[in-house]
RNA sequence: UGAGUUGGUCGGGCAAUCGCGGCGAAAGCUGAGGAAAGUCCGGGCUUCGAAGAGCAUGGUGGUGGAUAACGUCCACCCGGGGUAACCCGAGGGAAAGUGCAACAGAAAGUAAACCGCCGAGAAAUCGGUAAGGGUGAAACGGUGGUGUAAGAGACCACCAGCAGAUUGGGUGACCAGUUUGGCUAGGUAAACCCCACCAGAAGCAAGGUCAAGAGGAAGAAAGAGAUUUCUUCUGAGCAAACGUCUGAGAACUGCUCGUUCAAGUUUGCUGGUAGACCGCAAGAGGUUGUUGGCAACAACAAUCGCAGAUGGAUGAUUGCACUACGACAGAAUCCGGCUUAUAGAUCGACUCAAGAG
RNA sequence: GGGGCGGUAGCUCAGCUGGUCAGAGCAGCGGACUCAUAAUCCGUCAGGUCGUCGGUUCGAGCCCGACCCGCCCCACCA
Repeated sequence: UGAGUUGGUCGGGCAAUCGCGGCGAAAGCUGAGGAAAGUCCGGGCUUCGAAGAGCAUGGUGGUGGAUAACGUCCACCCGGGGUAACCCGAGGGAAAGUGCAACAGAAAGUAAACCGCCGAGAAAUCGGUAAGGGUGAAACGGUGGUGUAAGAGACCACCAGCAGAUUGGGUGACCAGUUUGGCUAGGUAAACCCCACCAGAAGCAAGGUCAAGAGGAAGAAAGAGAUUUCUUCUGAGCAAACGUCUGAGAACUGCUCGUUCAAGUUUGCUGGUAGACCGCAAGAGGUUGUUGGCAACAACAAUCGCAGAUGGAUGAUUGCACUACGACAGAAUCCGGCUUAUAGAUCGACUCAAGAG
Repeated sequence: GGGGCGGUAGCUCAGCUGGUCAGAGCAGCGGACUCAUAAUCCGUCAGGUCGUCGGUUCGAGCCCGACCCGCCCCACCA
């Protein structure tokens, strides 16, 4: 210099004026994101009257750690790709069992004889043979030799791979050996399944408090009376099905069991209110530093106060500079992740090639 | 905001345990019947990136993941 790999950060700034949400008596303070998104995972929280057991169902899947938890993250192992930096992997089990493999092919799973080879036979054909050919995504270890009628792990040497035993290293996945065995065990589990581990269901429109709301009862007041008004208490309609101890139904959704409650339960229709407050923003919080750890992360100390609506705020105009008129996009219960979208700016680390000193 | 379902021919829908199976009806085209049209009958062609992209597999409309569209349901008090 060229080509490339990888990890961060920012993603509009400043000033003036006007406007909007929240807090506040006022002055004033404060006001979107790295993804607020998809709702794909995991939790906090809430309700389901109180605790259970088994099965089913669903999910995850190398090992060790991190974490509130995870399908996330970190480190390592193994396999694959790349000259390398580095990247990718749903990465348990196919010698538990079952299933599947279209077409082609002789044969698709404890095999099989189409051509070929060898033997017999006059021939048709029969027998032997998995070395060679052909088909296929896939055809039952590879090379060389011995052997044979021709052949074949039938036997031998080396290599690859498998199983058992065993030595050393590592927490472990696993790695490096030694020895024995039989000569070979095919693919598919994002097919059923087996093994290990995890999971009750629903979701902030969860849920809680209050208000309003047909009527009923009692009392008081006004009035000649009918009646009206006020106060207090109470608190809701209809139908169908199943059921009331021979027990419906419910309690952790499906099934079974166990324990318990039990006179109502479920469904549909209909009426009223579309109100207030809480939940709801101090949280597994942010920033900085120190310590521990390879790291994810943890502990400690200091410091900060950081949106909160319910027709739903966060914008507009002007000026200045930036190569630029500035991408993707906008909270709604809150967090940790993943995935997807993203103009551009900027800071590192590393690899390869060529050249120069 | 939360939850559920779907996307296959011009339209409405099937699709098996993953395999040469991508199909049915309507519509279209041609013919018959009719004076003509409709209906009816007969025949017939083509029509599809199975929403898009990636993965598993020898092989994907089907299995898995991500994304894009469309539809439906959910308030409280009785």

Description: This is a predicted complex of two RNAs, RNase P RNA and transfer RNA, with 435 nucleotides together. Rfam match: Bacterial RNase P class A. It is annotated as a ribozyme. Model confidence (mean pLDDT): 77 of 100.